About this RNA
The part of an RNA shown here (small-subunit ribosomal RNA, 5' domain) has 541 nucleotides and comes from a metagenome.

Context: one part of a larger RNA
RNA sequence: GAACGAACGCUGGCGGCGUGGAUUAGGCAUGCAAGUCGAACGAGAAAGCCCCCUUCGGGGGGUGAGUAAAGUGGCGAAAGGGUGAGUAAUGCGUAGAUAACCUACCCUCGAGCCCGGGAUAACAGUCCGAAAGGGCUGCUAAUACCGGAUGGCGCCCGGGUGACUUUGGUCGCCCGAGCUAAAGCUGGGGACCUUCGGGCCUGGCGAUCGAGGAGGGGUCUACGUCCUAUUAGCUUGUUGGUGGGGUAACGGCCUACCAAGGUGACGAUGGUUAGCCGGCCUGAGAGGGUGUCCGGCCACACUGGGACUGAGACACUGCCCAGACUCCUACGGGAGGCUGCAGUCGAGAAUCUUCCGCAAUGGGCGAAAGCCUGACGGAGCGACGCCGCGUGGACGAUGAAGGCCUUCGGGUUGUAAAGUCCUUUCGCGCAGGAGGAAAACCAAGGUGCUAAUAACAUCUUGUUUGACGUUACUGUGUAAAGAAGCUCCGGCUAACUUCGUGCCAGCAGCCGCGGUAAGACGAAGGGAGCGAGCGUUGUUC
Numbered sequence: 001g002a003a004c005g006a007a008c009g010c011u012g013g014c015g016g017c018g019u020g021g022a023u024u025a026g027g028c029a030u031g032c033a034a035g036u037c038g039a040a041c042g043a044g045a046a047a048g049c050c051c052c053c054u055u056c057g058g059g060g061g062g063u064g065a066g067u068a069a070a071g072u073g074g075c076g077a078a079a080g081g082g083u084g085a086g087u088a089a090u091g092c093g094u095a096g097a098u099a100a101c102c103u104a105c106c107c108u109c110g111a112g113c114c115c116g117g118g119a120u121a122a123c124a125g126u127c128c129g130a131a132a133g134g135g136c137u138g139c140u141a142a143u144a145c146c147g148g149a150u151g152g153c154g155c156c157c158g159g160g161u162g163a164c165u166u167u168g169g170u171c172g173c174c175c176g177a178g179c180u181a182a183a184g185c186u187g188g189g190g191a192c193c194u195u196c197g198g199g200c201c202u203g204g205c206g207a208u209c210g211a212g213g214a215g216g217g218g219u220c221u222a223c224g225u226c227c228u229a230u231u232a233g234c235u236u237g238u239u240g241g242u243g244g245g246g247u248a249a250c251g252g253c254c255u256a257c258c259a260a261g262g263u264g265a266c267g268a269u270g271g272u273u274a275g276c277c278g279g280c281c282u283g284a285g286a287g288g289g290u291g292u293c294c295g296g297c298c299a300c301a302c303u304g305g306g307a308c309u310g311a312g313a314c315a316c317u318g319c320c321c322a323g324a325c326u327c328c329u330a331c332g333g334g335a336g337g338c339u340g341c342a343g344u345c346g347a348g349a350a351u352c353u354u355c356c357g358c359a360a361u362g363g364g365c366g367a368a369a370g371c372c373u374g375a376c377g378g379a380g381c382g383a384c385g386c387c388g389c390g391u392g393g394a395c396g397a398u399g400a401a402g403g404c405c406u407u408c409g410g411g412u413u414g415u416a417a418a419g420u421c422c423u424u425u426c427g428c429g430c431a432g433g434a435g436g437a438a439a440a441c442c443a444a445g446g447u448g449c450u451a452a453u454a455a456c457a458u459c460u461u462g463u464u465u466g467a468c469g470u471u472a473c474u475g476u477g478u479a480a481a482g483a484a485g486c487u488c489c490g491g492c493u494a495a496c497u498u499c500g501u502g503c504c505a506g507c508a509g510c511c512g513c514g515g516u517a518a519g520a521c522g523a524a525g526g527g528a529g530c531g532a533g534c535g536u537u538g539u540u541c
Stems, first nucleotide, its partner, number of pairs: 001541004006537005013389006019382002026345003030342003035075003040072002048063006082300003091225008101217003106213006114148004123138006154179002157176008184205006192199002227271002233263003238260008275297004279290004302323005325336004353379001355378003361375001362373004392422004402413004426482001427478006436468001442462007485530005490511003496525005506513002
């Protein structure tokens, strides 16, 4: 000199864009943060309103409404969001390998989608329990579950055979035996059939098997990746082999047996510290430091362990066990997990609103309308940072008054003020007013499909949707009107005098000042620097 997720002191007008729990991965009240689908399925309220009856207590019907809430089933919940505790390598980065692998939803292609069955929740009844919750009996549906059929281009076994090859194996062809599938829902409709439900025709969605793709992931290899030798030896599933098991997959990943290996001064093992990277800061560069925000990867979710479900988890707001802590309890037993968004206590030098909205972008579900979304879009708070703007401009000398200094003549503050003329950014008041919005849905028309002027697909036109928001911006009104401080002045280092003090009080980054004329302490006047900031402290280069 530059920089910072900074803090502290004094001061503080506006705006834009960023940024804000670095310490206790300490404890948490409260609300919200993951639902959705009735076009998979069975069942299905109430209030309110209207009508009728009434013994005036009430009862019935319609609507509300096939709505709400609950249940079965599907998809999602493994994403998105948070944090950096652990981890020095099961991590990360770069380059490769997978002839050792998986992949829901999406796209393309091919094939098929047949016949049956038994349950179960909801519900009803009953019982236990303080509650959380649970037992028994009975009824019922499905795209829930199960059996059979068909079945190959699929898998596997055996036989034959070809090509490539790193000789481990890989990729093919033929024959034979074995194994494995499915589900429906919905829009429209002219003839024909009909048990009046539909069949049938034609669209859409969904379901099954297989092949390929895209995107995503698993595993392996090489190299790189902090300090410490005041850590020198470490290792028994350890190192390798064979058989077996296990996995989507290779492998001591696991197991039995066999062999005795493997690793290390090119630093093993141990200890300390630490998430890694793209980047960021500094520097001419080399390098040094760093990993906050944003992006990629990893790890974690009260602590430790475990599996289940699933395409995917060993699963932040799922389950089980143990532990600590908190809460409820009828003492028998139960409930919970903010390292999500806000917020609270604590510790700390220190870090924000218990805000608005799904209008946009994105995600989940749904045919769609739509619903959900503390992701996200915005607003709020903090000079925490960067950037921009303003706090007025011109003229104005008897060089006013006052202050300070003085050699008492004067000098300086100083065109500074006053005064005259002018302007109105920003602020404040009023009015106008873009863009972020393109769609979906619906209506009309065109084209395709079709038996069809229907439905569906697609195109055009119209219509609709804004949290921010009293938006940005523009016009107008207002009056110089509302807006300047902080540090320093001995040298380094730009800037000097007077008074007070008297090795005192004090200053200080280094050198050093102060013991009676202190340009170094304190104050005043004056000056220098920066300016909505200025200084100090801490840290890095």